[in-house]
RNA sequence: CUCUGGAGAGCAAGAUUCACUUGCACCGAUGGAGUAACCCUCGCGGGGAAUCUCUCAGGUAACCGGACAGAG
Numbered sequence: 001c002u003c004u005g006g007a008g009a010g011c012a013a014g015a016u017u018c019a020c021u022u023g024c025a026c027c028g029a030u031g032g033a034g035u036a037a038c039c040c041u042c043g044c045g046g047g048g049a050a051u052c053u054c055u056c057a058g059g060u061a062a063c064c065g066g067a068c069a070g071a072g
Base pairs, nucleotide, nucleotide: 001072002071003070004069005068010024011023012022013021014020025060026059027058030057031056032054033053034052038047039046040045
């Protein structure tokens, strides 16, 4: 890189022609941010993982996306 599998979370109103706008609420498995041990430093500080935490973007019909897993 290719193929396959792949979760979570909504309601109301408006407008309607296929998904949009607004409000409040919610989700965490994309991205982003924070961070332990530990390492460096005289020190201040710097580096430092996540499936943890935050929810900024993103998402809450389908499609798309999708961490991760298997095969090539």
Glycine riboswitch aptamer from a Herpetosiphonaceae bacterium, 72 nucleotides, folded computationally. Lineage of the source: Bacteria > Bacillati > Chloroflexota > Chloroflexia > Herpetosiphonaceae. Rfam family: Glycine riboswitch aptamer. Rfam links the family to the GO term glycine biosynthetic process. About the family: This family represents the bacterial glycine riboswitch. Model confidence (mean pLDDT): 83 of 100.